[in-house]
RNA sequence: GCGGGCUUGGCAUAUGGGUUGUGCACCAGCCUUCCAAGCUGGAUAAACGGGUUCGAGUCCCGUAGCCCGCU
Numbered sequence: 001g002c003g004g005g006c007u008u009g010g011c012a013u014a015u016g017g018g019u020u021g022u023g024c025a026c027c028a029g030c031c032u033u034c035c036a037a038g039c040u041g042g043a044u045a046a047a048c049g050g051g052u053u054c055g056a057g058u059c060c061c062g063u064a065g066c067c068c069g070c071u
Base pairs, nucleotide, nucleotide: 001070002069003068004067005066006065007064010024011023012022013021018054026042027041028040029039030038047063048062049061050060051059
């Protein structure tokens, strides 16, 4: 330099163009003499910039980061 893949809460991961789900973690409450466990509730997410569309995490283009291969 060329090609391909990936990027979604703190972490891991799901998601046919139409309310971004789940597990763990975190916070609060309940329970308990206390702690743990358990139960209930809550906060926190689509890398960035454009385009297409009535509507984009999803499709297209570019940028950035990471990974793999080629040279």